[in-house]
Molecule: Pistol ribozyme
Formats: sequence, C1' cells, structure tokens
RNA sequence: GUUCGUCUGGGCGAGGGUAAACAGAAAUUAGGCCCAGAGCGUUCCGGCCUGCGGGCCGGGGGUUGCA
Repeated sequence: GUUCGUCUGGGCGAGGGUAAACAGAAAUUAGGCCCAGAGCGUUCCGGCCUGCGGGCCGGGGGUUGCA
C1' cells in the first nucleotide's frame, strides 16, 4: 500500500489474495472492536400475508456502566 472487522471519516486489530478471526483493553448486553454521523444487522410496537416455519410494510430504540 491493499483486503477484512455493517456503511462514510478517523483510530485499533488481523490477513495475503482469501473474507474470515480465539485479534480489536476488560466487564456487561440480543446489540455487531472504539469515536462522530448513518440506521445495514438486531430488538420492541402496529398493520397485512402465510404453507404457521416465517415473510413484507410503517414507526420507536440505537448496548450500558467503569477506568
């Protein structure tokens, strides 16, 4: 330098052609490594459909406390 850890910027970390991970301080949480923004996953409420497994649409929340 590049790919990855949801997206953009920054940080932290891992990998080497792959997109994962026991890494990313530790505890806690369904909440994904951290910060700001987003609101992808996730969760709650309402409506519709259903082969009863679930799916779609709208809205709310957007881990938490400590160092």